[in-house]
Context: one part of a larger RNA
RNA sequence: UGACGGGGGCCCGCACAAGCGGAGGAACAUGUGGUUUAAUUCGAUGAUACGCGAGGAACCUUACCCGGGCUUGAAUUGCAACCGAAUUAUCCGGAAACGGGUAAGCCGCAAGGCGGUUGUGAAGGUGCUGCAUGGUUGUCGUCAGCUCGUGCCGUGAGGUGUCGGCUUAAGUGCCAUAACGAGCGCAACCCUUAUCCACAGUUGCCACCAGGUUAUGCUGGGGACUCUGUGGAGACUGCCGUCGUAAGAUGCGAGGAAGGGGGGGAUGACGUCAAAUCAGCACGGCCCUUACGUCCGGGGCUACACACGUGUUACAAUGGGGGGUACAGCAGGCUGCUGGGCGGCGACGUCCGGCGAAUCCCUAAAUCCCCUCUCAGUUCGGACUGGAGUCUGCAACCCGACUCCACGAAGCUGGAUUCGCUAGUAAUCGCGCAUCAGCCACGGCGCGGUGAAUACGUUCCCGGGCCUUGUACA
Numbered sequence: 001u002g003a004c005g006g007g008g009g010c011c012c013g014c015a016c017a018a019g020c021g022g023a024g025g026a027a028c029a030u031g032u033g034g035u036u037u038a039a040u041u042c043g044a045u046g047a048u049a050c051g052c053g054a055g056g057a058a059c060c061u062u063a064c065c066c067g068g069g070c071u072u073g074a075a076u077u078g079c080a081a082c083c084g085a086a087u088u089a090u091c092c093g094g095a096a097a098c099g100g101g102u103a104a105g106c107c108g109c110a111a112g113g114c115g116g117u118u119g120u121g122a123a124g125g126u127g128c129u130g131c132a133u134g135g136u137u138g139u140c141g142u143c144a145g146c147u148c149g150u151g152c153c154g155u156g157a158g159g160u161g162u163c164g165g166c167u168u169a170a171g172u173g174c175c176a177u178a179a180c181g182a183g184c185g186c187a188a189c190c191c192u193u194a195u196c197c198a199c200a201g202u203u204g205c206c207a208c209c210a211g212g213u214u215a216u217g218c219u220g221g222g223g224a225c226u227c228u229g230u231g232g233a234g235a236c237u238g239c240c241g242u243c244g245u246a247a248g249a250u251g252c253g254a255g256g257a258a259g260g261g262g263g264g265g266a267u268g269a270c271g272u273c274a275a276a277u278c279a280g281c282a283c284g285g286c287c288c289u290u291a292c293g294u295c296c297g298g299g300g301c302u303a304c305a306c307a308c309g310u311g312u313u314a315c316a317a318u319g320g321g322g323g324g325u326a327c328a329g330c331a332g333g334c335u336g337c338u339g340g341g342c343g344g345c346g347a348c349g350u351c352c353g354g355c356g357a358a359u360c361c362c363u364a365a366a367u368c369c370c371c372u373c374u375c376a377g378u379u380c381g382g383a384c385u386g387g388a389g390u391c392u393g394c395a396a397c398c399c400g401a402c403u404c405c406a407c408g409a410a411g412c413u414g415g416a417u418u419c420g421c422u423a424g425u426a427a428u429c430g431c432g433c434a435u436c437a438g439c440c441a442c443g444g445c446g447c448g449g450u451g452a453a454u455a456c457g458u459u460c461c462c463g464g465g466c467c468u469u470g471u472a473c474a
Base pairs, nucleotide, nucleotide: 001474002473003471004470005469007468008467009466010465011464012463013462015458016457019421020420021419022418023417026313027312028311029310030309031308032307033306034304035303042053043052064299065298066297067296068295069294070293076122077121078120079119080118081117082116083115084114087104088103089102090101091100092099093098106113107112124288125287127286128285129284133282134281135277136276137275138273140271145184146183147182148181149180150179151160152159153158164175165174166173190265191264192263193262195233196232197231198230199229200228201227205222206221209220210219211218236259239253240251241250242249243248315414319373320372321371322370323369324368332361333360336355337354338353339352340351341350342349343348380411385406386405387404388403389402390401391400427450428449429448430447431446432445433444
């Protein structure tokens, strides 16, 4: 100087407390461990691994296993020689890769173009090392810290500044001061949301004026309004009261759409964990080179005495079922999204049509109203299984999703323990997107609808900041 203390002081955080809803019990989905296996490819492992890399494993992907092939090689490229247009059709063996054959078939004066064979120089490796590395990322932590120049103090390591008082979300400020200044962080500048104004007005809108329809901004027209887009205004403790030297604090004060950081996002200091990644990529070293490279067929990554994590659905009456009925937003769409008619109980099929889209697709569900069920393993719950189908795709046996009929398991609110959340939040309800032929999505990322309870307080648990004290630790 740090680190540590079941030392002290001050302070903060859904850290506790106060509340609400969960997990831990059940079934299923998914990841992991373990076991099994020819293989169940590899990585991630307290917090900071475990619906993680994977924003799509039937083939492909694919790195694993078995079998069959190739060796200048699947891809890119230089040189040399030889042959042939490129290419198309087709036959035989074969699971395919591959091997063997037939027919058709060039441009240019030339060099050559394009392809193949042979030789040769580069190949190739998801093989090892993240403890050789770059880059990127997690975490402490959006915590308020981490440092420097000059000066001063100390033999020196180092200290001071950065301490103290008050204040703040903040090393944010004010005051004080052997320190005076400065940098990286904080804050602000950026995006979005909440209000108003101006400008613009189609594909959006419809108050006024007409026309028209069973109905609809449907048509003429209009720019008022909504909205879309661009540019401005607005919030600064600016004003008032109280407290304070000041910074600032406070008030069911004013005004205001918004009030004391208005809400949300992006933004992550010096560093820590030899943290993660050589399998995203790059790269040093080591290793393989008729194989640890590469192509193909099939299998596996989907196994299953078991254990754990994360979720979904429930155990019901604040509910289930039937009928009627209202209101969104973010997005996406041509190998696409699909309206209407017809067929089918349905998944879906088929015909005509709209939209490369503020124009068409376009429509939410919980809600609300009526009827029914009356506390039961049930009209709760839907796993599992049998049968019949639909769709995607070369192909659904291993191993897809969906539909219909039948079957109808466990489960009656879950031990110790444990998680999230302070407001448009939790809870609850549906909708959209990426990936994608299809989909094992109950996942991820977004969007809106309905919409709470509680916080006395900081003794205690956890983590953190500042000052101080002890130390046989570095």